The prediction has a mean pLDDT of 85. Predicted 3D model of a 94-nucleotide RNA (Glycine riboswitch aptamer) from Vibrio galatheae. It matches the Rfam family "Glycine riboswitch aptamer". Its family is annotated with glycine biosynthetic process in the Gene Ontology. Its Rfam clan is "Glycine riboswitch clan". The source organism's lineage runs through Bacteria, Pseudomonadota, Gammaproteobacteria, Vibrionales and Vibrio. The RNAcentral record of the sequence draws on Rfam.

RNA sequence: CCUCUGGAGAGAACCGUACUACUUUGUAGUAGCAAGCGGUCGCCGAAGGAGCAAGCCUAUCAAUAGGUGAAACUCUCAGGCAAAAGGACAGAGG
Numbered sequence: 001c002c003u004c005u006g007g008a009g010a011g012a013a014c015c016g017u018a019c020u021a022c023u024u025u026g027u028a029g030u031a032g033c034a035a036g037c038g039g040u041c042g043c044c045g046a047a048g049g050a051g052c053a054a055g056c057c058u059a060u061c062a063a064u065a066g067g068u069g070a071a072a073c074u075c076u077c078a079g080g081c082a083a084a085a086g087g088a089c090a091g092a093g094g
Stems, first nucleotide, its partner, number of pairs: 001094006011041001013040005019032005042081003048077001049075003055068005
């Protein structure tokens, strides 16, 4: 690196529109709407991204300053919040 298997969390949010069905003399109305488009908040962290501890190094008489420095910790830019997909990581095989 490849294959297989397992793999969490958080609104199927709300409003409008498109769309579909029905109704109507007509303007239009009613119902549905996971996914399309626009907006409004609320949340999640285990793709990715970002931040830092001890320690070490450098400068300095010292105080101190700078550099380096991990994560499943932290932040949520991205991503995600029914299923599907994705998924850090783990196991088995190559």